[in-house]
Context: one part of a larger RNA
RNA sequence: UUGGGCGUAAAGAGCAUGUAGGCGGUUGUUUAAGUCUGAUGUGAAAGCCCUGGGCUCAACCCAGGAAGUGCAUUGGAUACUGGAUAACUUGAGUACGGGAGAGGAAAGUGGAAUUUCGAGUGUAGGGGUGAAAUCCGUAGAUAUUCGAAGGAACACCAGUGGCGAAGGCGGCUUUCUGGACCGAUACUGACGCUGAGAUGCGAAAGCGUGGGGAGCAAACAGGAUUAGAUACCCUGGUAGUCCACGCCGUAAACGAUGGGUACUAGGUGUCGCGGGUAUUGACCCUUGCGGUGCCAAAGCUAACGCAUUAAGUACCCCGCCUGGGGAGUACGGCCGCAAGGCUUAAACUC
Numbered sequence: 001u002u003g004g005g006c007g008u009a010a011a012g013a014g015c016a017u018g019u020a021g022g023c024g025g026u027u028g029u030u031u032a033a034g035u036c037u038g039a040u041g042u043g044a045a046a047g048c049c050c051u052g053g054g055c056u057c058a059a060c061c062c063a064g065g066a067a068g069u070g071c072a073u074u075g076g077a078u079a080c081u082g083g084a085u086a087a088c089u090u091g092a093g094u095a096c097g098g099g100a101g102a103g104g105a106a107a108g109u110g111g112a113a114u115u116u117c118g119a120g121u122g123u124a125g126g127g128g129u130g131a132a133a134u135c136c137g138u139a140g141a142u143a144u145u146c147g148a149a150g151g152a153a154c155a156c157c158a159g160u161g162g163c164g165a166a167g168g169c170g171g172c173u174u175u176c177u178g179g180a181c182c183g184a185u186a187c188u189g190a191c192g193c194u195g196a197g198a199u200g201c202g203a204a205a206g207c208g209u210g211g212g213g214a215g216c217a218a219a220c221a222g223g224a225u226u227a228g229a230u231a232c233c234c235u236g237g238u239a240g241u242c243c244a245c246g247c248c249g250u251a252a253a254c255g256a257u258g259g260g261u262a263c264u265a266g267g268u269g270u271c272g273c274g275g276g277u278a279u280u281g282a283c284c285c286u287u288g289c290g291g292u293g294c295c296a297a298a299g300c301u302a303a304c305g306c307a308u309u310a311a312g313u314a315c316c317c318c319g320c321c322u323g324g325g326g327a328g329u330a331c332g333g334c335c336g337c338a339a340g341g342c343u344u345a346a347a348c349u350c
Base pairs, nucleotide, nucleotide: 003322004321005320006319007304008303012318014201015200016199017198021194022193023192025088026087027086028085029084030083031082033081034080035077036076037075038074039073040072041071042070049065050064051063052062053061054060091191092188093187094186095185096183097182098181103177104176105175106174107173108172109171110154115149116148117147118146119145120144121143125136126135162169163168206247207246208245209244210243211242215241216240220236221235222234223233258317259316260315261314262313263312266295267294268293269292270291271290272289273288274287275286276285299306300305323350324349325348332343333342334341335340
């Protein structure tokens, strides 16, 4: 390379936007590049194959023929692919009308709780544990009442509920703003799918500068436990957790399942929108589209299981895998303030 694969065995990039490229709906005309077909030329000799001949046979040698999947030129065919052109509406999109949503950003605001402080009442304990101790408390703690300050998070509602490409998003109000869905028409007329590079987003931790700091809490200190205890338990406690701006770019970034399109039994929940029936109305019944769950047929699978949200049946495009260790390491390069990240071997060994 031809292959075979990627839920759990090695293997889907964390996610998106999109360049090149690859692939691409229906109809007509045209062209004839791909494709098919004919002819001509060429395709050295030797060799291979066929026929005949020469060494007593054979190997070997000689003569003739065929073949030589290829290339070039030229004549034709036009179904398919491509090019050109004209059109179409079902793919895609735009306009219009609706309702749903923790989608994003900023500003403001609310109550509960923890902590601290001030004041009152009040007195000897409190706290903590398996049991204790460190610790707090007669300089008045814990408890309780009132007040104040400050930071962080939003109980109930809350739901295999919703939204978002993923990461993720949850008190309330306002402003700005993205996307999806449903309905009925009108319009554009293939404008599409994927996407190497590239670009952007990307939990937590971490880093830089400046703020903030209630609770929690790596490190650290003490008390226990223990043979020891650099832990698990307890009392404290600093970075950090929070905000602004700038980096980092990784996760079991998981559905361990790339994206798109089409097709292939059903049953039962739930969310959004619509139609019909019914009704005073909400429900109920029935039905269409879009999401989100469970169960299950055919089929698939090594099995587990998947099963219209496929891991079924097919096509298009991208990424990735090729025994274990060495190793996601070394070296080199690129990126980063650093931590480190990305790319990524070999010797050797089983």
The part of an RNA shown here (small-subunit ribosomal RNA, central domain) has 350 nucleotides and comes from a metagenome. It matches the Rfam family "Bacterial small subunit ribosomal RNA". Gene Ontology terms of the family: structural constituent of ribosome and ribosome. Its mean pLDDT, the model's own confidence on a scale to 100, is 86.